Record summary
Small-subunit ribosomal RNA from an uncultured bacterium, 1440 nucleotides, folded computationally. Rfam family: Bacterial small subunit ribosomal RNA. Its family is annotated with ribosome and structural constituent of ribosome in the Gene Ontology.
RNA sequence: AUUGAACGCCGGCGGCAUGCCUAACACAUGCAAGUCGAACGGCAGCAGCAGAGCUUGCUCUGGCUGGCGAGUGGCGGACGGGUGAGGAACACGUAGGAAUCUGCCCAGUAGUGGGGGACAACUCGGGGAAACUCGAGCUAAUACCGCAUAAUCCCUAUGGGGGAAAGACUUCGGUCGCUAUUGGAUGAGCCUGCGUCGGAUUAGCUUGAUGGUGGGGUAACGGCCUACCAUGGCGACGAUCCGUGGCUGGUCUGAGAGGACGACCAGCCACACUGGGACUGAGACACGGCCCAGACUCCUACGGGAGGCAGCAGUGGGGAAUAUUGGACAAUGGGCGCAAGCCUGAUCCAGCAAUGCCGCGUGUGUGAAGAAGGCCUUCGGGUUGUAAAGCACUUUCAGUAGGGAAGAUUAUGACGGUACCUACAGAAGAAGCACCGGCUAACUCCGUGCCAGCAGCCGCGGUAAUACAGAGGGUGCAAGCGUUAAUCGGAUUUACUGGGCGUAAAGCGUGCGUAGGCGGUUUAUUAAGUCAGAUGUGAAAGCCCCGGGCUCAACCUGGGAACUGCAUUUGAAACUGGUGAACUAGAGUUUGGUAGAGGGUAGUGGAAUUCCAGGUGUAGCGGUGGAAUGCGUAGAUAUCCGGAGGAACACCAGUGGCGAAGGCGGCUACCUGGAUCAAAACUGACGCUGAGGUACGAAAGCGUGGGGAGCAAACAGGAUUAGAUACCCUGGUAGUCCACGCCGUAAACGAUGGGCACUAGCCGCUGGAAGGGUUACCUUUUAGUGGCGCAGCUAACGCAUUAAGUGCCCCGCCUGGGGAGUACGGUCGCAAGAUUAAAACUCAAAGGAAUUGACGGGGGCCCGCACAAGCGGUGGAGCAUGUGGUUUAAUUCGAAGCAACGCGUAGAACCUUACCAGCCCUUGACAUGUCCGUCGCGGGCCCGGGAGACCGGGUCCUUCGGUUCGGCCGGACGGAACACAGGUGCUGCAUGGCUGUCGUCAGCUCGUGUCGUGAGAUGUUGGGUUAAGUCCCGCAACGAGCGCAACCCUCAUCUUCAGUUGCCAUCGGGUUUGGCCGGGCACUCUGGAGAAACUGCCGGUGAUAAGCCGGAGGAAGGUGGGGAUGACGUCAAGUCCUCAUGGCCCUUAUGGGCUGGGCUACACACGUGCUACAAUGGCGGUGACAGCGGGAUGCGAGGGCGCGAGCCGGAGCUAAUCCCGAAAAGCCGUCUCAGUUCGGAUUGCACUCUGCAACUCGAGUGCAUGAAGUUGGAAUCGCUAGUAAUCGCGGAUCAGCAUGCCGCGGUGAAUACGUUCCCGGGCCUUGUACACACCGCCCGUCACACCAUGGGAGUUGGUUUUACCUUAAGCCGGUGCGCUAACCCUCCGUCUUCGGAUUGGGGGAGGCAGCCGACCACGGUAAGGUCAGCGACUGGGGUG
Repeated sequence: AUUGAACGCCGGCGGCAUGCCUAACACAUGCAAGUCGAACGGCAGCAGCAGAGCUUGCUCUGGCUGGCGAGUGGCGGACGGGUGAGGAACACGUAGGAAUCUGCCCAGUAGUGGGGGACAACUCGGGGAAACUCGAGCUAAUACCGCAUAAUCCCUAUGGGGGAAAGACUUCGGUCGCUAUUGGAUGAGCCUGCGUCGGAUUAGCUUGAUGGUGGGGUAACGGCCUACCAUGGCGACGAUCCGUGGCUGGUCUGAGAGGACGACCAGCCACACUGGGACUGAGACACGGCCCAGACUCCUACGGGAGGCAGCAGUGGGGAAUAUUGGACAAUGGGCGCAAGCCUGAUCCAGCAAUGCCGCGUGUGUGAAGAAGGCCUUCGGGUUGUAAAGCACUUUCAGUAGGGAAGAUUAUGACGGUACCUACAGAAGAAGCACCGGCUAACUCCGUGCCAGCAGCCGCGGUAAUACAGAGGGUGCAAGCGUUAAUCGGAUUUACUGGGCGUAAAGCGUGCGUAGGCGGUUUAUUAAGUCAGAUGUGAAAGCCCCGGGCUCAACCUGGGAACUGCAUUUGAAACUGGUGAACUAGAGUUUGGUAGAGGGUAGUGGAAUUCCAGGUGUAGCGGUGGAAUGCGUAGAUAUCCGGAGGAACACCAGUGGCGAAGGCGGCUACCUGGAUCAAAACUGACGCUGAGGUACGAAAGCGUGGGGAGCAAACAGGAUUAGAUACCCUGGUAGUCCACGCCGUAAACGAUGGGCACUAGCCGCUGGAAGGGUUACCUUUUAGUGGCGCAGCUAACGCAUUAAGUGCCCCGCCUGGGGAGUACGGUCGCAAGAUUAAAACUCAAAGGAAUUGACGGGGGCCCGCACAAGCGGUGGAGCAUGUGGUUUAAUUCGAAGCAACGCGUAGAACCUUACCAGCCCUUGACAUGUCCGUCGCGGGCCCGGGAGACCGGGUCCUUCGGUUCGGCCGGACGGAACACAGGUGCUGCAUGGCUGUCGUCAGCUCGUGUCGUGAGAUGUUGGGUUAAGUCCCGCAACGAGCGCAACCCUCAUCUUCAGUUGCCAUCGGGUUUGGCCGGGCACUCUGGAGAAACUGCCGGUGAUAAGCCGGAGGAAGGUGGGGAUGACGUCAAGUCCUCAUGGCCCUUAUGGGCUGGGCUACACACGUGCUACAAUGGCGGUGACAGCGGGAUGCGAGGGCGCGAGCCGGAGCUAAUCCCGAAAAGCCGUCUCAGUUCGGAUUGCACUCUGCAACUCGAGUGCAUGAAGUUGGAAUCGCUAGUAAUCGCGGAUCAGCAUGCCGCGGUGAAUACGUUCCCGGGCCUUGUACACACCGCCCGUCACACCAUGGGAGUUGGUUUUACCUUAAGCCGGUGCGCUAACCCUCCGUCUUCGGAUUGGGGGAGGCAGCCGACCACGGUAAGGUCAGCGACUGGGGUG
C1' cells in the first nucleotide's frame, strides 16, 4: 500500500459497488421450461350462445362460439442459471492446421404426385394401499410406412445402383410450413508448435506399448478397436511416480524486473448425491430426462414405491464470518407461437449489512469577567479556552406539505409518488475511535508496587512509572477508528536487472575425461540467432491519455493509445552460429642439452638398538621432581670379541629439489612419467573448463598369509592425587614392516578451484641459455621458489606479477544459530563406517575483524614493614570494653571482610533515652496568624492530694513601653476554634552535606593537529633517570589542566629586635640562703622579623643531558625530621539517629509529660585492650632530672586531723607571676625460683567522695580473702630511629565515673643478604569465548518438569498396483422354438365396372421378446507398493 475479510468500541445521510473464502455437508416449503387449437382426435373444467324442462332461477341438452385439462404431434428442455470436486492435461493461453458435422437463420436450385396400416386419448373390463399397470374395442394428424419421380445428392468395379416430401391458415392476393440439395453464417468436434507449480530422499518408464498391412468403427483423422507382422517409443532439455492446483483476460504490490493471487465482470474447461451406461436428438452420454449399482432420506396396507437446491429465496449443520422463503416481466434478452400472447428466481428493481469506494452534514460570525467546573501548581498562577454562556445569523442533510419526470417507438412503468423542484419550522435530530518511552505526531497528576498488568521490536512494573490502571490535557484519523489474519514492499535477505566463497555461511583432497558451456586470424557463402519494414492476430471489459453524462466525485460512457507476444512475409549481413577455403601468434610434434628425495622392481652398505654365546669384572643397575614397581650374587649394569634379526637411513640438509594432490631422503643397476632451456623445422585451432563418470588418495582400521629389532593403543604393575580408569615410571599385545585385496576419510590448509591476458619496483635462492670478464664475478633473458613494498582491493586483519588488483570463460559451493552433517530412505562397504541429506521444535541471536579495559597458577621493568632479617605482641589465664547469639515487658537504634566490633558514645544511677510497663495531656513542650478576656512579666514562701506529671488552695514582693490620649500601637499572660505544630516513624537504593577506602598510589584528562570508515590511537609509548607523568633526550605531535613537588605549620642552627610574670654571667645587698632584693638583659628562654640548603662547590660516572656515587664545608645534604594537604574516579561503601531535604506514613497518637524499669541480662562465640605469669623482677628505702597542658558555680598552697580514701580550713591565682605538681623508670638494700614477699581476680567487713538519689547500677580507701595463670596450638598483628620496646605526666568529656581516646616528655635498641616466593600497587607487552569485567565465563553426566521427534512387537485407516473370480444395466455380435398391423407371395370367402378391392387364414422378408457370447461399473479373493494415525518399551534432542 492492499483485502469478498472477521472481531472490539462507536454510528447521521446519500450515490455506486460487493456479500458462504468453511461442509462438491444434508435439505422442509414455494418458485426456477415451457409453448403451439394456424399439426390432430377431441371436450374434463370456465364463460357465452341456442334449445328443452319447469319450481323463473335452477336443471338438462347441443363442441355451436370464446377457449381448453388430459392426450397424439412439433419445436424448445444441449440455451440461460450454479459450482470449482476432479483434472498437471492439447485442460487452458497463443499461433497455426485439415479429414468433419451444423436445428433454427440468410442466399440459390428443384420439388411438394399417389396410396396404406396403426397407436394414444376415449369406452368397457381387471389388478394395486400407492406409484402405476394389464386386456378388449373405436379413432385423427404436419405421428408412422410403402409406391412414383430425381436437376442436385450418395455409392460404384464407371456397367450401374440407391434415396424425398405434409399440410395448415387465408381478407383468396397470399402467408407460414414440408422434401432434396448447393453455398454462406453461426456453433461444435479433431490435430500440431510453443508456454503452463513443487519434489531426484521418485531414474528408469512402456505391451495397444511404437510403427506397418488388412478389416471394423466415427460426423471426421487416428491403435479409436481388432487380426497379423516388425521391435520399437519416451527419458538427466527430467520420462515414470508422488504431492498440490480449475486455466486465462486480469487483480494487489513494486521505480522496474519481479513476487503473490485468479472474489465480483468477461472467455474457455469440468461437474450436477457417488459410480457405470446408453437412448433420443442438429447438438447430450443430458443440473430441474431415462436405465442399473451404491450410500442416504421419505411414503407404505410390507407386497412395493418416491427423491436428488454446486438454480432463486429459505432451513439445519460447519464456521471468526457472508443477506429476503420480497416485487415485476415495465426495460434488455431467451423459448414457443402467424399473431394476440404465455413462460422466464435470466434479468430489472426493492429489502438487509459502514463490507468497500466516493460525496455531504453534525452549524456560521461575534463574544475576556479570560465565568463556573475539572486538572495541574513553584500557590504567584497556568490550562481546558473564544471553547461555553450571551448576542446576531444561516437551513445543506434529515422532517412535514405541495408539484413531479426521463427511463417508452402508438400502447404497456415493478422501481415509485422515486430522482428532481418549491414552501415551512427550528441550531434545531446527527462524533467517535485509537494513541501520547524510542522507532512515531502527542505529558502531567493520582493509584499500584516484578503485584495487577502492558508489549510490533527494543523493553516497562521490585514506593516518586511521561511504558500498567484512571483522570486532565494533547496528537492522529474521522462515520468511522483500532485489533487480528493475509499478500507485496522495504529485503541487493536467492542478487536477470542486483550478492558472495583467505579469517564472517561458502573452493569438491587431487587429477584425467564424457555430455554441455565457451573459444585465435583472414576470406567467401548462408541467413538459424540478431536487426529493420509490412501484413494478420493479440475478444470485450480493465490500466493509461483526451473528451462526454449524473450539481462534484466514486460510477457510467465515446474515441485513441497500449497489449512489451505469436505467426506470415520482404529485406540487411556487422556480430554469434552453420558450410567451404586458407593462415600461424594458441596448442602440439621433431632435434640437442639440463636439474631433480618423481614412480616401480631387484640388489647392496655402514652406524645404532635389542637378543644369543663366550671373556673380564662385582654389587648394584635402572628410573624420577622425589621414589617405587622392574633387573641383578642362578653374576646384572659396565666392558671386549663373535653371531642373529628386523626396522630406519645421522652428517650432507637449505623459507633447497621433484610430484596433480596424498607425498618422496643411504648406495647401485634396470624399467618408466613429467618439467625446463636453446635453436630450427613441421601439424594447422587440434584449445579451455568440465555435471555425471573414472583413477589416485596420509594416518588409523579391516581380510588372508608372512615378518616382528625398536616403538607402542589396549592391558598389568609402581607412583602422584581427595580420587587419578590421566599426565611420570617399569613392562607390554594388536599395530607399525612385506605381499595381495578392501576402506576413501583428515586443520587432505595457502583454511585461497582451473585456464588466459593486463597492471610500479627492490632484495634473495634453485635450474637453463646468451654476452662481458683481470675466472672472483657482472649484465641480460627464461622457468620455478621466497621476503618486502606502490597503485588498487578489503569490514578490518591483510593481499599485492605465485593477487585477495583489473577483465573474460567454465566448474563447485553458500543463504541466521542450535537441532545436525543427525534421523529416515537410497547407494557403497566384510565391518568400522562413508556418501547423499531433511523436518518438528527452539533461540534473538550465533559469527568475523579490530578497540578500550579487566583478568592470567603469561612475559619484562619497578615500588611498599609486602616478604625476608630482627624486636615486641595477639591467639592460652583473670578482668575491662565492644559485638554476635540467647534471654527479656524492654534488653532503643545504627555500623558488617580489609574499610563493623575501647565504632557513633569526648564518659547510660535520674537526666541523657530514642526502648518497655503504668499514669496523664490533645492547637499541644515549641512557631506564625485570627478572635475574646486580663494586664506587666516574673519571683519567693506555705498547706493539701498524688509515685510523679498534675490538680486544688493560701500568702508576700512587684505592677511594662510608646502615644496623635482613641482599649490606638507594641508586648506579655489566660481562654476558644481553625489553619497548623510535632515525629530519633520509613526510604542513605530519591538526595544535599560530611566521611571511609583504594592511596599521598602516580596517575587522570583536555585543546588543536595528525592517523584510522569507526570504536579509538597519537600526545601519556621509546632510551635513561627519579620518591614522583621527577627531569633529560628522542619522537606527528605541539601545548595545557587536575594531581607530584614547592609555597603553609612545627622541630633542628645562627643573627637581629624586645626583656616581664622568664633568666642571673658580671656588680652590690641580705642571711629568711629561695634570683630573695637592688640591678642587669650577657646567657637560657619567650615570640616577632630575618639568614641558612640550591646538587651551589670539587672529583668520578653518564650521552657533552637529566641524574647518580664519593668528598669538602656546614647546625642540617641531596624531599633534613614530622604535620597539614587526598587528582579523575571506584565501592548504589557509611550516615534520613548531628544537620538539611523530596516522597510516603501517624495526628486524643508513631506527638507531648511523668514515675519506675531497661540500654549494665548470661550457657556461650569473636574482636580490641589492661594486668600478669616474675629476679632486666617484687618489696622496702633513697629522692635526681621533664614536657604538653588545665584552672573563678575553678585550681586550691602552707597549716591541722585521719593508717587511708579524705576531712577542716583557706593564702594566692582572671594565671611565663598562684595552684594542679609527687614525674616514673633510675639508685641502694632485701627476697632466691616457690603458684612464691610472683599474680591479683573473687568475696566478706568497715569506710570516703560526688550526687535529690549509688538496690538494680558509680569511683575510691582500709583490713581480711588470695582464683586462674609457670610465656600460650593452628594461625596472626605492629614496627626501619629518637623508631620499636619501656616509663610516667597532662587534657577533652565530666556532679561523680578511664585499662578507652587525644596529646606530652624520660630511658632507648635490634635488623634489612636480598626481591625467588605471599599480599597490595604502578608502567610496557601478550592471550582472551571475560565487560554487573576471574567472586568472570562455561562443559558434560546425574535428578526433576514439560515439549517436539527417531526406532518399535504390532494395530487402524487412506490411496494405488498386479492376478483371478463375479457380473447389474447397456451397446455390439450371434441365435431366435415363440410373438408380429403396414411390405411381398399365396389360399379361401364376399363384392366387382373383371382391372381389382376387401374380411379372415397360411407362408415369407423385416422387427421384437427370449437365449448365448464379448466388453464392463459396483462387489469379492490373494499378494504387494506407498502415505498417515495410534503403540508397551526405548534412543538421542530442546527448554526450564